[in-house]
Context: one part of a larger RNA
RNA sequence: GGUUCUUGAGUGGUUAGGAUGUCGGUGUACGGCGGUUCUGUACGACCCGUCUUGAAACACGGACCAAGGAGUUCAACAAAUGCACGAGUGUCAGGGUGAUUAAAACCCAGGCGCGCAGCGAAGGCGACAAGGAUGUGAGGGACUCGAGCCCGCAACAUCGGCCAGCUCUCGUAGGAGGGUCUGAGCGAAAGUGCAUUUGAUGAGACCCGAAAGAUGGUGAACUAUGCGUGUGCAGGGUGAAGCCAGAGGAAACUCUGGUGGAGGCUCGUAGCGAUACUAACGUGCAAAUUGUUCGUCUGACAUGCGUAUAGGGGCGAAAGACUAAUCGAACCAUCUAGUAGCUGGUUCCCUCCGAAAUUUCUCUCAGGAUAGCUGGAACUCGUCAACUAGUUUUAUCGGGUAAAGCGAAUGAUUAGAGGCCUUGGGGACGCAAUGUCCUUAACCUAUUCUCAAACUUUAAACGGGUAAGAAGCUGCGGUUGCUUAAUUGAACUGCGGAUUAGAAUACAGAGUUCCAAGUGGGCCAUUUUUGGUAAGCAGAACUGGCGAUGCGGGAUCAACCGAACGUAUAGUUAAGGUGCCCGAAUGCACGUUAAAAGAACCCAGAAAGGGUGUUGAUUCAUUUAGACAGCAGGACGGUGGUCAUGGAAGUCGAAAUCCGCUAAGGAGUGUGUAACAACUCACCUGCCGAAUGAAUUAGCCCCGAAAAUGGAUGGCGCUCAAACGUGCUACCUAUACUAUACCGUCCGAGCAUGCUAGGCUCGGACGAGUAGGAGGGCGUAGCGGUCGCGACGAGGGCUUCGCGUAAGCGUGGUUCGAGCGGCCGUUAGUGCAGAUCUUGGU
Numbered sequence: 001g002g003u004u005c006u007u008g009a010g011u012g013g014u015u016a017g018g019a020u021g022u023c024g025g026u027g028u029a030c031g032g033c034g035g036u037u038c039u040g041u042a043c044g045a046c047c048c049g050u051c052u053u054g055a056a057a058c059a060c061g062g063a064c065c066a067a068g069g070a071g072u073u074c075a076a077c078a079a080a081u082g083c084a085c086g087a088g089u090g091u092c093a094g095g096g097u098g099a100u101u102a103a104a105a106c107c108c109a110g111g112c113g114c115g116c117a118g119c120g121a122a123g124g125c126g127a128c129a130a131g132g133a134u135g136u137g138a139g140g141g142a143c144u145c146g147a148g149c150c151c152g153c154a155a156c157a158u159c160g161g162c163c164a165g166c167u168c169u170c171g172u173a174g175g176a177g178g179g180u181c182u183g184a185g186c187g188a189a190a191g192u193g194c195a196u197u198u199g200a201u202g203a204g205a206c207c208c209g210a211a212a213g214a215u216g217g218u219g220a221a222c223u224a225u226g227c228g229u230g231u232g233c234a235g236g237g238u239g240a241a242g243c244c245a246g247a248g249g250a251a252a253c254u255c256u257g258g259u260g261g262a263g264g265c266u267c268g269u270a271g272c273g274a275u276a277c278u279a280a281c282g283u284g285c286a287a288a289u290u291g292u293u294c295g296u297c298u299g300a301c302a303u304g305c306g307u308a309u310a311g312g313g314g315c316g317a318a319a320g321a322c323u324a325a326u327c328g329a330a331c332c333a334u335c336u337a338g339u340a341g342c343u344g345g346u347u348c349c350c351u352c353c354g355a356a357a358u359u360u361c362u363c364u365c366a367g368g369a370u371a372g373c374u375g376g377a378a379c380u381c382g383u384c385a386a387c388u389a390g391u392u393u394u395a396u397c398g399g400g401u402a403a404a405g406c407g408a409a410u411g412a413u414u415a416g417a418g419g420c421c422u423u424g425g426g427g428a429c430g431c432a433a434u435g436u437c438c439u440u441a442a443c444c445u446a447u448u449c450u451c452a453a454a455c456u457u458u459a460a461a462c463g464g465g466u467a468a469g470a471a472g473c474u475g476c477g478g479u480u481g482c483u484u485a486a487u488u489g490a491a492c493u494g495c496g497g498a499u500u501a502g503a504a505u506a507c508a509g510a511g512u513u514c515c516a517a518g519u520g521g522g523c524c525a526u527u528u529u530u531g532g533u534a535a536g537c538a539g540a541a542c543u544g545g546c547g548a549u550g551c552g553g554g555a556u557c558a559a560c561c562g563a564a565c566g567u568a569u570a571g572u573u574a575a576g577g578u579g580c581c582c583g584a585a586u587g588c589a590c591g592u593u594a595a596a597a598g599a600a601c602c603c604a605g606a607a608a609g610g611g612u613g614u615u616g617a618u619u620c621a622u623u624u625a626g627a628c629a630g631c632a633g634g635a636c637g638g639u640g641g642u643c644a645u646g647g648a649a650g651u652c653g654a655a656a657u658c659c660g661c662u663a664a665g666g667a668g669u670g671u672g673u674a675a676c677a678a679c680u681c682a683c684c685u686g687c688c689g690a691a692u693g694a695a696u697u698a699g700c701c702c703c704g705a706a707a708a709u710g711g712a713u714g715g716c717g718c719u720c721a722a723a724c725g726u727g728c729u730a731c732c733u734a735u736a737c738u739a740u741a742c743c744g745u746c747c748g749a750g751c752a753u754g755c756u757a758g759g760c761u762c763g764g765a766c767g768a769g770u771a772g773g774a775g776g777g778c779g780u781a782g783c784g785g786u787c788g789c790g791a792c793g794a795g796g797g798c799u800u801c802g803c804g805u806a807a808g809c810g811u812g813g814u815u816c817g818a819g820c821g822g823c824c825g826u827u828a829g830u831g832c833a834g835a836u837c838u839u840g841g842u
Stems, first nucleotide, its partner, number of pairs: 047062004063842006071346001073203003077199009088114005094108004118125002132159005139151003161186002163183003166179005206345002209342001213335006224309009233299001235267003238263001242259007271296003276292002279290002311327001313323002348777006358371001360369003372519002374516008388506002391504002393468005403458001404456002410452003415447001417445003423441007473497008482489001522546004527541005551562003566742007576732003579716003585729001587728006598718001609703003613700010630687005636660003642654002666681001670679002743767009778831001780828010795816005801810003
C1' cells in the first nucleotide's frame, strides 16, 4: 500500500409512514402591475420635401386616393475575398464514348489565350554558384534549463554577383577588365480559370427635361402676290372738256347765260375695313366676338372659280408681315432614349465608424483632376516592453513681431543755451574798408520735446527645427591614392569590454500595405489683423464652434453661457434662477435710487455737454482773537481828482488809481438823475453762538431725448423692491456627474468540444451625427429542393389583440370563396410622399 471481515461515525440513495415548507393546476372574490384604444386636462410642440453658410419662411414642389415610377445589363480593366487545378491553366469549329432523336456530361490529340525570361530602336544576345553576405525577425534546436549559444520562414533595409542595353580602358585580332549608368530583369518560380463585391471606362448607362443640328417628305381649302375667267357696287353734291345762244371787238379773241356730265373729286347706303369708348365680353356667342362711333365706297375697288410660286424656299405698296389657330425660318417622320459641368426627383429597417467646404493644376471660377480629411479589407509584431506623443524638462539652432530706442545710424521733429569761422538778410558808427559793433537766419557744440508698415543698436512672450544612445560608448589593432612634420589625423574596419538601456509624464497597443466614397459654395465668436467714413461689408491668422447637434439657460433665437445624447430609476450639480405666471427664501446683512425710474454677456438703442436732486471723496480757505447766514448801525474828508464832453459831481467814455482820518469806508459793485440828489454793495462794527465757504472729483437720479395702428424689463406688477451695488446661507433643476439594472457594440479572459463552435460563462470600456463607407436583417416576384396547410375555408378586404429596437410577423372576429405557405438555395423588371411625375378616380 492492497484485499477481505467486523464495529462505529458521517454522508448520499431507495422504500414506507408522518410533520412542515415550497411549487404547480383549477375555481371564486378582492387587490396589484402591464399592454392597447378612446375621451378630457396640463405641459412641450411653427410644414413636409429641397437647394442652401442659413428655411416655419413673404424661396420653390405638394388638394386627396389607387396603380405605375428612377444605379440596370454587357464588354474589357483594377483591387479584395472565396473556390478549383497548379508550372501550368482555361478554351475551341476535330475525334471518341454517351443518355431521352439532338443539345448535356466524360475522354483524347492539336491549335489558341494568359503564365513559365528578359533586355535592346534593331540585327540580336540571353540570367554565376546546389543556391551570396549583413541587420531586424516569428519560430525552432542542443545544453548545465538562469544568463548565454546555434539554425533562422515571410517581409523590410543595405551590400555583392549575374543577364540585356549603353559607355570607358587595354589589346593586332579573338578577347580581357571596369562604370556612383539604364531595365516593367535573374537570384528554388505562381499562375490560370470561375464566382461575388467595390471602383473607373465605353455603351441611352440612375430617371425625366432643352434652345439647337441633320435627312426625307406633306401643305397656297387660311393667308401673300401674279396671271386667266366671271360677278358686284342706292341716292345726292360739285360741275372739266366739248357744244348752243347772246353781247362786245377791225380782228385775234374775250365776256355772259345755258347745255353737257368728266373726276384714283366730294356727302353717303350695300360692300370692304377697323379710329375711339382703351365700352361690353373676358370658364365668352366667339382660341379675336358684340354695341355705338369711325375710314372708304367707280377704283392702286370688292369678290367667286381656275392656275402659278414651297421651307434658308416662296410671297411681301416692307409690318419680319404672311406661308392652314404654328413663322426672326411651317408642318410630319426619322437620326434619337440627341447632348446638358444645369434644375427637379431617386422607394424597407437596425447597428458600427464618420467627413469636407482647404493645397496644386485646369479656356479654371455652377465643373473636374491632385493632395488632405474619411471608411473598409488585410498584414507584421506585441501586451514585463518596444514604439509613440497637439505635453513638460534639459541642451542647441534659426528668427526681427510686440516692446524699447532716437543726449545710437537713417528719416521726421519742438524749444531755448553757448559759439565763432564762413555765408545770406537788416541796422548803428563811418567818406569808405576783405572795418568795429548790434541783430537775424543758416552753421557748429553740449542739451531738450515728440515720432516711424516699407527706421534700428537692443529685443521678448508665444511659436518652429534637432537631440536626449546598442545603428551607441569604449580598449587594442588593421586599411587608405585623403590628411599630417610624423602610423599624425579623418573615414572605414577586425577582435575584445562594460548594461543603472542613459530626462519627466502618459498610453496596451504599435507599425506597414492595398482599395475606395463624399468633399473641393462655407459661416460665426474671442483675440491678432488689411481695405473701407462705416456696415448683419470685403479679405486673412490662431483656436473653438455652427454646418452635421439634440438637451438646460438667455421670454423668443443656427453660432452666446452650461453641457454633448443607448433604455429607465434614484441622488447631486452646472449655467441660470427662487413675488405670481413658474419648480425654488415676499431669505438675511449693509448701502444707493424717488424718476417720462430701473431691472443682467452676445443683445437688440444713445452722445457731447449740463444740474445748489441726493450721497460720498480730495484739496484749499474762514472760524470762540466769535467766522458764515440773519437783523441793525456806519459806509467819511482832500474831491465835483485828471482828460474828454452840450452835460459827466464814484457809476457814457480814456488813462491813472494816491493821501488823510479811522473799527471801517473803492478816485467805487449795482439801481437811479439831463446833470445833481437818493438808495445799495464792497469794507467795518453790534446782537447771535458753531461750524462755514470755494474748487475739483465719483456713484445713483434728472435734463439733453421728436414719427407716423395701441405695446411691451417676456407679462402682471414691483418702491426699507420683485431696482442698482456688495456680502452670506438655503433651495430649484439638464439627455451633465454618481449609483444600479437592462439593451447594443468592441476588446479581453476562461470553460469546453464526436458534430451542430457563428457555443457557453465571466470581466472591462464605450453608445450624438449630415454627405459618405461598412455589417446584419425585414418584405415582394419567379424557379429548384424539402416539409406542410386548405370548402371543418386557401388567399384577399375591413377590424381586435399580442410579439419584435425596427423593417415586419402572428392571433381572434367579419366578409368574399380556391388556392397557399414555412425552411434551404437561386434569379431579379424587388419596397415611394414628393419628380409643375404618368394614367384613372374623387